This is a predicted structure of a 108-nucleotide RNA (SAM riboswitch aptamer (S box leader)) from uncultured Polaribacter sp.
[in-house]
RNA sequence: CCGUUAUCACGAAAGGUAGAGGGAUUAGACCCGGUGAAGCCUUGGCAACCCAUUUCGUUAAGAAAUAGAAGGUGCUACAUUCUACAGAUUAUAUCUGACAGAUAACAG
Repeated sequence: CCGUUAUCACGAAAGGUAGAGGGAUUAGACCCGGUGAAGCCUUGGCAACCCAUUUCGUUAAGAAAUAGAAGGUGCUACAUUCUACAGAUUAUAUCUGACAGAUAACAG
């Protein structure tokens, strides 16, 4: 980088540095930002994908539970923010899905 599968509900911040952007990308909207954005560093935290423990099964695969969290990742404003593509409802509007994206595990 690409492919497959699963999830996209909830949750969780302070300090230092830096100095104008940020919310993935394109366009528009909306929102955050010198009362300090991104990035980087430190410390903490959240969660439970991998993982750990126990039970069942046991050749193995696997299933269930956990007031489990040592380790590998991830995340830590609001929200995958909305519209864009398709469909349903008579419909300003609402809902569902697709695309795209994010994260994890596995494979190449």
The prediction has a mean pLDDT of 77. The model forms 94% of the base pairs in the Rfam consensus.